[in-house]
RNA sequence: UUAUCAAGAAAGGCAGAGGGUAAUGGCCCAAUGAAGCCUUGGCAACCUCUCUCAAUUAUUGUAAUUGAAAGAAAGGUGCCAAUUCCAUCCUGAAAAGGGUAGAUAA
Numbered sequence: 001u002u003a004u005c006a007a008g009a010a011a012g013g014c015a016g017a018g019g020g021u022a023a024u025g026g027c028c029c030a031a032u033g034a035a036g037c038c039u040u041g042g043c044a045a046c047c048u049c050u051c052u053c054a055a056u057u058a059u060u061g062u063a064a065u066u067g068a069a070a071g072a073a074a075g076g077u078g079c080c081a082a083u084u085c086c087a088u089c090c091u092g093a094a095a096a097g098g099g100u101a102g103a104u105a106a
Stems, first nucleotide, its partner, number of pairs: 001106005010040005018029003023088004041080003046076002048072003052068007084101001089098003
């Protein structure tokens, strides 16, 4: 910088009081065991791979690039309570929309 963020997916061990990004306000989770660490498992499909179609370029055999549809899951990440738990700023009567911040990937 760009894209996505309403879907999806948990058991065990160690540990022992917090956690849900910070703040405020809510609302939740938590001794029927929070955070953290480890093991195993899983989800997803961003990177990756296969195939089809279209376009462009170079060339006439085809190759490369881009876009779209379908599929795969070995690897790099990520994730596995609640919409990024909800609100906060702007528009709006409301519903809703936008923005900021954050997260992830390339």
This is a predicted structure of a 106-nucleotide RNA (SAM riboswitch aptamer (S box leader)) from uncultured Lacibacter sp.
The prediction has a mean pLDDT of 79.
Taxonomically the source falls in Lacibacter (Bacteria, Pseudomonadati, Chitinophagales, Chitinophagaceae).
The sequence is in RNAcentral, with records from MGnify.